[in-house]
């Protein structure tokens, strides 16, 4: 110093929240010593008990005690009496105040004890306490009489003085109580000790010091949602108080004082040195210490004394406690311990007057919970320790692994060593200024001994923020300052290892300053992000052009006082160092004399013309205000001509109209607004202003420099204008038209649309004060390149004249340099650069709302919060999506056609039901799809029987020898069991080994799960034309250019432009196949040559040619030539991406589950189920047909566990039968429609073939569930198919048939292939659906299946209203008044 949060990503504005540093703290987890501070921040709540203020016999008498040489000495106890008790010590209630700080004043004061000076202390007199004696009273207490002394009380003398009265000098701007003199009157005293000496005291007086009183300037929180307050208030006269000024007080007079520069109210509070943080300016806080004030249970009052209105004195009242004989008494810990009580929380009922102080005393000494110390508390700051060196085989355990290791970790163990700290022993202080006299203390602190002994936690590990891995858990538990982790693979929960971090501590909480320039003085904004009042006028107040001369208020400077000590910053000392102290130095004021300067501002004066106004002459214009007037149009109303419609609307109604409308013509009435001129023109402060004429009137502008002589600009309040809309009162009322009525839309229409229609709109007068009252842009001024328009002046050049050019002031627009801004933008009409005042702003919701206030007739305006709540709101741009925005382009996208589907019966596939089970998967881009073929088997599903090293794989140990294989009876549904019999191999050093079996221990198995943990492969946008990159260049930056843009193209295909130039991966081409030709070869093709065939090698098509078009660029169009022509037809190929798309069931795979089972093995079932919904199909419905006969014409394919020929049986499948063929050879293998002839005649048929019913054939281990095929019989729907919807653009649709692969066979009508016949249309891009490119809004970015708004219902907080009640608190009014003061008596 800065980070982290707003987004897909960027810049900006902005709040939120981190990191530091503090603490009288406290909570959790821990806890080894020591110094030194600190320790009730809440209940100024209530207090048991003990201390906390006495003392002095040298003031004084009187009792008693002890001692005695009898003279006396010594002490104890009450009480006269002095002197302390006012200090010291607690405490912040109160207190916004001269209270405090700071500087001054006091000519308005006072001061006990102390210092100094100079003056005195003569001589007297009456009492009384204590004590006796008699009384009350339960106790505090308390009465009466007697005695008695004093530094206790009273007179009289004296007065160096002092006081007061006259009066006189001084002093002072002035006044005053000050200072010095004359004169008159007042007015003191004590004694004690001592042999004395002389001390100590007393009394008046004057100074000192020290401490008070009391007065001023200056500064001292927050709130205006408190604006007026004030009767002793404000002054003034007499009088009274006081130590002393004064309404302090009291009586008259007088009507004053005080306030936006913030009175009075209300709220909170002790102040200050100085602590804390802060870079500093600030900002917060006022413990300890230390000054100052205040208070002492609460509330008032005096006495006493230098000094109180008195913390441990008095009275009274009041609450509250405690004693009581019930009549009365006593207290007052906010003093030191200590208790309860409150709180998160704060200590011992200690020791000692050894030292510091304090109060008495001559002293000795006595008193002190002030203080010195010592307990408790890691409560803070300091230091110090819990060990050093060496030690690797990297032990062991842990944790984690890719299983190879790795890490804890030299860390430990082990070996040397050391004693800070401990224990234990011994000396021992300073602190005590001659000597005695230490609570602390047998402490610090030496010094000996002993043994590494006695001593590590606590916090984090996702980012911010140093420091990661396992396991557990599965939006559960739970964490969390912010941002967010958690929903089966969590470095974020917990734990366990491992690491940071800091350390006798370490987290957390709560506060404060900082970071936050996020209240901006230093140091912030207001175009759009919060934020210029709607506009002007103008009191105060800010601020003010020029010249001189004065002045010293500000200002600068120098001298100088004081700013208390501590603290703080340097320099130095003493504790072993440090904290901590101690010593000298600086620092520190908006502060007080002074002295001096005069630039600058202020003041005072005298001028001055440029600012500002004023005469004088031009001059534009919807500027207001009133009278008046005009013509178009709408509508009524009359009457004439004339008839069936009219109006409306996307399309209708509703309405008016044969009672004559609409239409069209005359005549009329009446309200309202004023076309064309008309313009980013013009006028006005805004708001606004538009027919024409008159009149009344305000402001602008230009000329000329005549007067004035700073007179200005701004404006808090304040006063005025102020769209519409609305209110009152009274008019008007043609059209329009909220409300309202009807008619349509629509799900629904409280609306857009249509018919109607009142307020209103309009005048008058008078209210409202609001708007997106917007340039979102406050008003004045001054300065800064330009260009081009257009209003009004002038001046000049030109012209006969109109104009045109220059120049220059006043306006209004547009581009733009510089600057400026987050960007958009702004740019002499600044948002540039200054300067003057003003108003605004301070995250976002609550909210411009509540409550008060005040305006309003109302409606509702002005002013204006908290509570709670989020982490955002936002502005600008910028990439994609999106759009019932545009613009250009393509696709069997639509259109134009051809055949279909969707109805029918039947295949097959899903959905759903059902089922013991219908195994799973796939749902746009699955539904004859994984499956190129489920009677077992496949087979994962179900039911049941069986088996546990296992159906299959390695590996270890340990057995076994007619082993390994083969395996007959029997038993069982099978799997298995059971074993008779028969019976091997390979190496060898002959010892045995290896396969093999059987036990056993590792593992094996799994089609279970998770395609959202993967690879690998697929679909889909889509064969769509796209996606990007390097470098340069622009932008702060996302990012743009390139890839846009004219043309062209099936293409980001090419051309040409241009800050871009090039480049990649897509286009295209290379590759395969067909469609010519030609060239080699030639078997098994052909009777043969070789032309047809079949194989391979070539050529051939490039817009190359012509000719039109084009920017004469790509390119298009049209032609010869050619088998073939503009990509010749086909295919193979699928950019960067999206789709958490599919797929763990094709494989591969991590993770998790399972292990006598979710693994295997086996029978039989299921996957084939049927009310019923959708998908793909076939087959039809017929005459372009169906059926009989005859006759032609293919290519492609497959075949030895195969293909099968010809013959022969059979109507037929089909048997039999065996030639041939490892294949241009032989077979499957007759192609089918077609064409020839007949036959049917429009029907449920000689169509159609579904379903059934007998018979049969073939495959197979087995055709019941559940194959296929044939032959006889049967002979269902169906007669062209609703909305809706597919495929296709040429050898293409349709249509015929043939072949394959899967396969024992087959439910293929699927599929993949093959040739046979062989069409229609296409104007065109409005439309529908996808989709490219530009461009545009945008509050979306999971990206329109987006986001978002109210309302309702239900829970929860928070606020605010609410009939009300309740309590505090201040104010005024009024009744009783205590104690005391003062005055009378």
């Nucleotide at each position: 110093a800065g980070a982290g949060u707003u987004u897909g990503a960027u810049c900006c504005u902005g709040g939120c929240u981190c990191a530091g540093g503090a603490u009288g703290a406290a909570c959790g987890c821990u806890g080894g010593c020591g110094g030194c501070g600190u320790g009730c921040u809440u209940a100024a709540c209530a207090c048991a008990u003990g201390c906390a203020a006495g003392u002095c016999g040298a003031a004084c008498g009187c009792a008693u005690c002890a001692u005695u040489u009898c003279g006396g000495u010594g002490g104890u106890g009450a009480g006269u009496g002095g002197c302390g008790c006012a200090c010291g010590g607690g405490u912040g209630a109160g207190u916004a105040a001269c209270g405090c700080g700071u500087a001054g004043g006091u000519g308005a004061c006072c001061u006990a004890u102390c210092c100094c000076a100079g003056a005195g202390u003569g001589g007297g007199g009456g009492a009384u306490a204590a004590c006796u004696c008699a009384g009350g009273g339960a106790a505090a207490c308390u009465u009466g009489a007697g005695c008695u002394a004093a530094u206790a009380c009273c007179g009289c003398a004296u007065a160096c003085g002092c006081u007061c009265c006259a009066u006189c000098g001084u002093g002072u701007u002035a006044a005053a109580g000050g200072c010095g003199g004359u004169g008159g009157a007042g007015u003191a005293a004590a004694g004690c000790a001592g042999u004395a000496a002389u001390g100590c005291g007393c009394u008046g007086u004057g100074g000192g010091a020290g401490g008070g009183g009391c007065c001023u300037g200056c500064g001292u929180c927050c709130g205006a949602u408190u604006a007026g307050c004030u009767a002793g208030u404000u002054g003034g006269u007499g009088g009274g108080g006081u130590a002393a000024g004064a309404g302090c007080c009291u009586a008259c007079c007088a009507a004053g004082g005080c306030g936006a520069u913030g009175a009075u109210c209300g709220g909170u509070a002790g102040c200050u040195g100085g602590u804390c943080u802060g870079a500093g300016a600030g900002g917060a806080c006022g413990a300890u210490c230390a000054g100052c004030c205040a208070c002492a249970u609460u509330g008032g009052c005096a006495c006493u004394g230098a000094g109180a209105c008195a913390c441990g004195g008095g009275c009274c009242a009041a609450a509250c406690u405690c004693c009581u004989a019930c009549g009365g008494g006593a207290g007052g810990c906010a003093g030191c311990a200590g208790u309860g009580a409150g709180g998160a929380a704060u200590a011992u009922u200690g020791g000692g007057c050894a030292a510091u102080g304090g109060c008495c005393g001559a002293a000795a000494g006595g008193c002190u919970g002030a203080c010195c110390c010592a307990g408790c508390a890691a409560c803070g700051c300091c230091g110090c320790g819990u060990g050093g060196a060496g030690g690797a085989c990297g032990a062991a355990g842990g944790c984690c692994u890719u299983c190879g290791g790795g890490u804890u970790g030299u860390a430990a163990a082990c070996u040397c060593c050391u004693u800070u700290u401990c224990u234990g022993g011994g000396g021992g202080a300073c602190g005590a200024g001659a000597g005695a006299a230490g609570a602390c203390g047998g402490u610090a602190c030496c010094u000996c001994a002993g043994g590494a002994a006695u001593a590590a936690g606590u916090c984090a590990c996702g980012g911010c923020u140093a420091a990661c891995u396992a396991c557990g858990u599965g939006c559960c538990a739970g964490c969390a300052g912010c941002c967010g982790c958690g929903g089966u693979a969590a470095a974020a929960c917990g734990u366990a290892g491992g690491u940071g971090g800091c350390a006798a501590g370490c987290g957390u909480u709560a506060u404060c300053c900082g970071g936050a320039u996020u209240u901006a003085c230093u140091g912030g904004g207001c175009g759009u992000a919060a934020a210029g009042c709607g506009c002007g006028c103008g009191c105060a107040g800010g601020u003010g052009a020029u010249a001189g001369c004065g002045u010293a208020a500000g200002u600068u400077g120098g001298g100088u006082g004081u700013g208390a000590a501590a603290u703080c910053u340097c320099c130095u000392g003493g504790c072993u160092c440090a904290a901590c102290u101690a010593g000298g130095a600086g620092g520190g004021g908006u502060c007080g004399c002074u002295c001096a300067a005069g630039a600058c501002u202020g003041c005072g004066u005298u001028g001055c013309u440029u600012g500002a106004g004023g005469u004088c002459g031009a001059g534009a214009g919807a500027g207001g205000g009133g009278u008046g007037c005009g013509g178009a149009a709408u509508u009524c109303c009359c009457g004439g001509u004339g008839u069936a419609g009219u109006g409306g609307u996307g399309g209708a109604a509703u309405g008016c109209g044969u009672a004559g409308a609409u239409a069209u013509c005359g005549g009329g009435a009446g309200g309202a607004a004023c076309a064309c001129c008309a313009g980013u023109g013009g006028c006005g402060a805004a708001a606004g202003c538009g027919g024409c004429a008159c009149c009344c009137u305000g402001g602008c502008u230009c000329g000329c420099a005549c007067c004035u002589g700073a007179c200005a600009c701004u404006g808090a309040g304040g006063c005025g204008c102020g769209a519409a809309a609305g209110c009152g009162u009274g008019g008007g009322g043609a059209g329009c038209a909220a409300a309202c009525g009807g008619g349509a839309u629509u799900a629904g229409a409280u609306a857009c649309c249509c018919c109607g229609g009142u307020a209103g709109u309009c005048c008058a007068c008078g209210c409202c004060g609001u708007a997106a009252a917007c340039g979102a842009u406050g008003u004045g001024a001054a300065c800064u390149g330009g260009g081009u328009g257009u209003u009004g002046g002038u001046g000049g050049u030109u012209u006969g004249a109109a104009u045109u050019c220059c120049a220059u002031c006043a306006g209004u627009g547009c581009c733009g340099u510089a600057g400026c801004a987050a960007a958009c933008g702004c740019g002499a009409u600044a948002a540039g650069u200054u300067c003057a005042c003003c108003g605004c702003c301070u995250g976002g919701g609550g909210a411009g709302u509540a409550c008060g206030g005040u305006c309003g007739c109302a409606a509702g305006g002005c002013u204006a919060a908290a509570a709670c709540u989020c982490a955002a709101a936002g502005g600008a741009a910028u990439u994609g999506a999106c759009g019932g925005g545009g613009g250009c382009c393509c696709g069997c996208a639509c259109a134009a056609g051809c055949a279909g589907c969707g109805g029918a019966g039947c295949g097959u596939g899903u959905g759903g039901u059902u089922u013991a089970a219908u195994u799973c998967g796939a749902u746009u881009a699955a539904c004859a799809c994984g499956a190129a073929g489920a009677a077992c088997c496949u087979u994962a599903c179900c039911u049941g029987g069986g088996u546990u090293u296992g159906a299959c794989a390695u590996g270890g140990u340990c057995g076994u020898a007619g082993u390994a294989g083969u395996g007959a009876a029997c038993c069982g549904a099978a799997a298995g069991g059971g074993g008779a019999a028969c019976g091997a191999g390979c190496c060898u050093c002959c010892g045995g080994g290896c396969a093999g079996c059987g036990a056993u221990c590792a593992c094996a198995g799994g089609u279970g799960c998770u395609g959202c943990a993967u690879g690998g492969c697929u679909g889909u946008c889509g064969u769509c034309a796209g996606c990007u990159c390097g470098u340069g260049c622009c932008g702060u930056g996302a990012g743009g250019u390139g890839u846009u843009g004219g043309g062209u193209u099936a293409a980001g295909u090419c051309c040409c432009g241009c800050a871009a130039c090039g480049a990649g991966c897509g286009c295209a081409a290379c590759c395969c196949u067909u469609g010519u030709c030609g060239c080699c070869a030639g078997u098994u093709a052909c009777a043969a040559g070789u032309g047809u065939c079949u194989g391979g090698c070539g050529a051939g098509a490039c817009u190359g040619c012509c000719g039109g078009u084009a920017u004469c660029a790509a390119g298009c169009c049209g032609g010869a030539g050619g088998a073939a022509g503009g990509u010749g037809g086909g295919g193979a190929u699928g950019a960067c991406g999206u789709c958490a798309a599919g797929u763990c069931a094709g494989c591969a795979u991590g993770g998790c589950c399972u292990u006598u089972a979710u693994g295997u093995c086996c029978a039989g079932g299921g996957c084939u189920a049927c009310a019923c919904a959708c998908a793909c199909g076939c087959u039809a419905c017929a005459a372009u047909g169906g059926u009989c006969g005859g006759u032609a014409c293919a290519g492609a394919g497959g075949g030895u566990c195969g293909c099968a020929g010809a013959g022969c049986c059979g109507u037929g499948a089909g048997g039999u039968g065996a030639a041939g063929c490892u294949a241009a050879u032989c077979c499957c293998a007759c192609a089918a429609a077609a064409c020839c002839g007949g036959c049917c005649u429009c029907a449920g048929u000689u169509c159609a073939g579904a379903u059934u019913g007998g018979a049969g054939g073939c495959u197979g281990c087995a055709a019941c569930u559940c194959g296929c095929c044939u032959c006889c019989a049967u002979g269902a729907a169906g007669u062209c198919g609703g909305a809706g919807u597919u495929g296709c653009u040429a050898g293409u649709a349709a249509u015929c048939g043939c072949c394959g692969g899967u396969c024992a066979g087959c439910u293929a009508u699927a599929c993949g292939g093959c040739g046979g016949u062989g069409a229609a249309u296409a104007c065109g891009u409005u439309c529908c659906c996808g989709g490219g490119c530009c461009u545009u809004g945008u509050a979306c970015a999971c990206a329109c299946c987006g986001c978002c708004c109210g309302u309702c219902a239900c829970g929860u907080c928070a606020u605010g209203g609410g009939a009300g009640c309740c309590g505090g608190u201040a104010a005024c009014a009024c009744c009783u008044g205590a104690a005391g003061u003062c005055g009378g008596u």
The RNA shown here (small-subunit ribosomal RNA) has 1385 nucleotides and comes from a metagenome. The prediction has a mean pLDDT of 85.